Predicted 3D model of a 481-nucleotide part of an RNA (small-subunit ribosomal RNA, 3' major domain) from an uncultured bacterium.
Context: one part of a larger RNA
RNA sequence: UGACGGGGGCCCGCACAAGCGGUGGAGCAUGUGGUUUAAUUCGACGCAACGCGAAGAACCUUACCUGGGCUUGACAUGUAGGUAGUACUGAACCGAAAGGGGAUGGAUCCCGCAAGGGAAGCCUGCACAGGUGCUGCAUGGCUGUCGUCAGCUCGUGCCGUGAGGUGUUGGGUUAAGUCCCGCAACGAGCGCAACCCCUAUCUUCUGUUUGCUACCAGGUGAUGCUGAGCACUCUGAAGAAACUGCCUCGGAUAACGAGGAGGAAGGUGGGGAUGACGUCAAGUCAUCAUGGCCUUUAUGUCCAGGGCUACACACGUGCUACAAUGGCCGGUACAGAGGGUCGCAAACCCGUAAGGGGGAGCCAAUCCCAUAAAGCCGGUCUCAGUUCGGAUCGAGGUCUGCAAUUCGACCUCGUGAAGUAGGAAUCGCUAGUAAUCGCGCAUCAGCACGGCGCGGUGAAUACGUUCCCGGGCCUUGUACA
Repeated sequence: UGACGGGGGCCCGCACAAGCGGUGGAGCAUGUGGUUUAAUUCGACGCAACGCGAAGAACCUUACCUGGGCUUGACAUGUAGGUAGUACUGAACCGAAAGGGGAUGGAUCCCGCAAGGGAAGCCUGCACAGGUGCUGCAUGGCUGUCGUCAGCUCGUGCCGUGAGGUGUUGGGUUAAGUCCCGCAACGAGCGCAACCCCUAUCUUCUGUUUGCUACCAGGUGAUGCUGAGCACUCUGAAGAAACUGCCUCGGAUAACGAGGAGGAAGGUGGGGAUGACGUCAAGUCAUCAUGGCCUUUAUGUCCAGGGCUACACACGUGCUACAAUGGCCGGUACAGAGGGUCGCAAACCCGUAAGGGGGAGCCAAUCCCAUAAAGCCGGUCUCAGUUCGGAUCGAGGUCUGCAAUUCGACCUCGUGAAGUAGGAAUCGCUAGUAAUCGCGCAUCAGCACGGCGCGGUGAAUACGUUCCCGGGCCUUGUACA
């Protein structure tokens, strides 16, 4: 100087407390361990591995296994020699394919009168290619984490023999090393904040498909359907607005705090992007790049099939439930954000349905996906392993795709398991949040209970900081560095 303490002081954070909903029990989905296996490819392991890399494992992917092939190689560059029925085409035949095999047909460009030479191609050889082989403890790059915590440093000066200190400590204050005051310090840098984006209000402009009957006219069974218009909503640009600016009180007259007015919004309005010096030899050689090592008829490469989907078990993350604030049936209302031409697909018809036929319209503020669901109205069930719950299994079908046996999703009928609120323990959340309800998108031929977004309905509680966890500042002890 740090680190540490079941030392002290001060202060924060869904850290506790106060609340609401879960997990831990059940069934299923998914990841992991273990076990099994010819293989169940590899990586990730407290927080910070375990719905993680994977935003899509039937083949492919694919790195694994079994078997069958190839060897200058699936791919690149160079070089030597050879090659005219050459390159290319590739038929029989073997084969699961890859591969082998070679019948038949059969060329091109440049220089040159020609002979011939050269190029491309092919063959042989040599250099080399190739490696998701090892080392993340040789590395770059990228990332996680402490932590959006308020810290981390420098120049000059001063103090100290020196390591170093001071500044950065102190009194207040703040979300903040934020600001004020003081001070052997005076300044400065990286962080904080602000500048950026979205959202909440208004104004101006924009108006040929969005909106409006607001106003006028026409028309319909009905509808902005048509003319017309840009007032409103909206689209999208530019601006305005919030700064403790104003008032009162407290405070050192300061910073600032408490209350109030006005205002769409008030004290950082809400959300996002943004992650200092560093820590963990943290993670990644399998995104990529790369040193070294290893391999070279194989650890490379091609192909078929299998595996990554196994199953006595154990754990994590989720979904669905155990019902009446509910289940089922009928009727009826209201979104936002997205996607669409190798695409989205309407009306209509067929089918109980998945879906099929059909093809209008749309390169989309125009058309389509597309009925939002919870909600509301009416009916039924009456507390039961049930009209709860839907696992499992049987049968029949639909779709995608060369192909659904291992191993896809969906539909219909039948079957109806466990489960009656979950021990010890443990997680999330402070407001349009939790809880609950549906919708969309990426990946994608197909496949979503996961991920990323979107809106609808919409709470309870916070006395307080003694305690648990993590963190910041000062101080103290230390046999630790």
It matches the Rfam family "Bacterial small subunit ribosomal RNA". Model confidence (mean pLDDT): 85 of 100.